[in-house]
Background: Small-subunit ribosomal RNA, 5' domain from an uncultured bacterium, 518 nucleotides, folded computationally. It matches the Rfam family "Bacterial small subunit ribosomal RNA".

Context: one part of a larger RNA
RNA sequence: AGAAGAACUCUGGCGGCGUGCUUAACACAUGCAAGUCGAACGGGAAACAUUUUAUUGAAGCUUCAGAAAAUUUAGCUUGUUUCUAGUGGCGGACGGGUGAGUAACGCGUGGGUAACCUGCCUUAUACUGGGGGAUAACAGCCAGAAAUGACUGCUAAUACCGCAUAAGCGCACAGAACCGCAUGGUUCGGUGUGAAAAACUCCGGUGGUAUAAGAUGGACCCGCGUUGGAUUAGCUAGUUGGCAGGGCAGCGGCCUACCAAGGCGACGAUCCAUAGCCGGCCUGAGAGGGUGAACGGCCACAUUGGGACUGAGACACGGCCCAGACUCCUACGGGAGGCAGCAGUGGGGAAUAUUGCACAAUGGGGGAAACCCUGAUGCAGCGACGCCGCGUGAAGGAAGAAGUAUCACGGUAUGUAAACUUCUAUCAGCAGGGAAGAUAAUGACGGUACCUGACUAAGAAGCCCCGGCUAACUACGUGCCAGCAGCCGCGGUAAUACGUAGGGGGCAAGCGUUAUCC
Numbered sequence: 001a002g003a004a005g006a007a008c009u010c011u012g013g014c015g016g017c018g019u020g021c022u023u024a025a026c027a028c029a030u031g032c033a034a035g036u037c038g039a040a041c042g043g044g045a046a047a048c049a050u051u052u053u054a055u056u057g058a059a060g061c062u063u064c065a066g067a068a069a070a071u072u073u074a075g076c077u078u079g080u081u082u083c084u085a086g087u088g089g090c091g092g093a094c095g096g097g098u099g100a101g102u103a104a105c106g107c108g109u110g111g112g113u114a115a116c117c118u119g120c121c122u123u124a125u126a127c128u129g130g131g132g133g134a135u136a137a138c139a140g141c142c143a144g145a146a147a148u149g150a151c152u153g154c155u156a157a158u159a160c161c162g163c164a165u166a167a168g169c170g171c172a173c174a175g176a177a178c179c180g181c182a183u184g185g186u187u188c189g190g191u192g193u194g195a196a197a198a199a200c201u202c203c204g205g206u207g208g209u210a211u212a213a214g215a216u217g218g219a220c221c222c223g224c225g226u227u228g229g230a231u232u233a234g235c236u237a238g239u240u241g242g243c244a245g246g247g248c249a250g251c252g253g254c255c256u257a258c259c260a261a262g263g264c265g266a267c268g269a270u271c272c273a274u275a276g277c278c279g280g281c282c283u284g285a286g287a288g289g290g291u292g293a294a295c296g297g298c299c300a301c302a303u304u305g306g307g308a309c310u311g312a313g314a315c316a317c318g319g320c321c322c323a324g325a326c327u328c329c330u331a332c333g334g335g336a337g338g339c340a341g342c343a344g345u346g347g348g349g350a351a352u353a354u355u356g357c358a359c360a361a362u363g364g365g366g367g368a369a370a371c372c373c374u375g376a377u378g379c380a381g382c383g384a385c386g387c388c389g390c391g392u393g394a395a396g397g398a399a400g401a402a403g404u405a406u407c408a409c410g411g412u413a414u415g416u417a418a419a420c421u422u423c424u425a426u427c428a429g430c431a432g433g434g435a436a437g438a439u440a441a442u443g444a445c446g447g448u449a450c451c452u453g454a455c456u457a458a459g460a461a462g463c464c465c466c467g468g469c470u471a472a473c474u475a476c477g478u479g480c481c482a483g484c485a486g487c488c489g490c491g492g493u494a495a496u497a498c499g500u501a502g503g504g505g506g507c508a509a510g511c512g513u514u515a516u517c518c
Stems, first nucleotide, its partner, number of pairs: 002517002006514003010510001013390006019383002021348001026346003030343003035090003040087002043084007052075003061066001097301003106226008116218002121214008129163001131161002138153003142149002169194005175188005199206002227273003234264003239261004244256003276298004280291004303324005326337004354380001356379003362376001363374004393423004403414004427459001430453004437445001462507005467488003473502005483490002
């Protein structure tokens, strides 16, 4: 000198763009953050229309007996529309948060899979035939404080289960051709054997099954690189390898039995400490050093530890089970919960924001669609926290007012500074108009940005320093006191170094200090 997720002192006008718990991965009140589909299904509710039955019985008619039937109420049939608890489908594995753990194939980089998987999407081919038994909802009933659970009976499906069919596919057996990178791979035909499907419809479509290919996403393996400590020198029993089997999408001690006795290590094993990694960011001429906030990629985690289920995908933040700690409810028998999502609270701390608006845009989930959901996101609010821009007026104006400071008492400085004259109106304030962002409609932002008009120099300057380093000096006070100080050092009676004043220097809506890095 530069830098920053900074903090503190004094001060503080405006705007744009960014950014904001670095500490306790501490505990959390409250609200919201993942739903959606009635064009998969049976119910239920409401409204309207319709069919019909009963009820009520007004006008007008009347031979006073009645007929007639507007209207009221209740039910049945059929239909339309809307809503929906439940079954079912898809999505809750994305998006969002955090960095505790991890020194590791975790990450980075370059390869490999002849050892693998892939819902939705795209392309191609073939098919979508015919049956069955349940179950929630519902009704009844029982237990319980509740959470919830049990029993009986009924019912549907794109829920579940057989059967048929098999171009192609899987498995087993033996074979041929071609090829390679070791195990081997590809293609071809043969025999045996095994496995599919679901319908809905507004008639336009939307689906379902199988196979092959693509795309996308993932999985595994390998080379190299990746902090400090030897005041850590030996470590290891599924350990190292083989064989057989199990398991997996798949390879593999991944797991099991048996066999062998190996494997790693001074090129630093093991142990201990520290740490998420990278693109990047800061600094530096570079080499390098430091760092990993925000944004992007990967990984790990979701109160602590363990486990699996479902599924194309999880061993799953707002799913399940078990155990621990903690909090809450309880009728003491038993239950409920998980903000490292967005706000917000307590606590810790030098220190870090609103319990805001909207789905208008971009994107995501569901749906045929309308649309619904979306604290992702878009915006607004707060903070000089940072960067950038602008303003706080401009021109003229005296040998030079007053005041103040100083003085050799003559003057000198403040100083064209002020006053005064003439202008201007950026910002702020007032009034009027008023977007783009949206494509036919739809705008949270927002009457915002921006434009125009009138109006007044008005509403807008501080902080640090002045001995040398280092730009900037005098007076008074103090008297080794009070104090200053980054280093040298200053102060003991004329202190340019302390305090105050005048003057000056630097930066400026900031300035200085502190801690950190180069």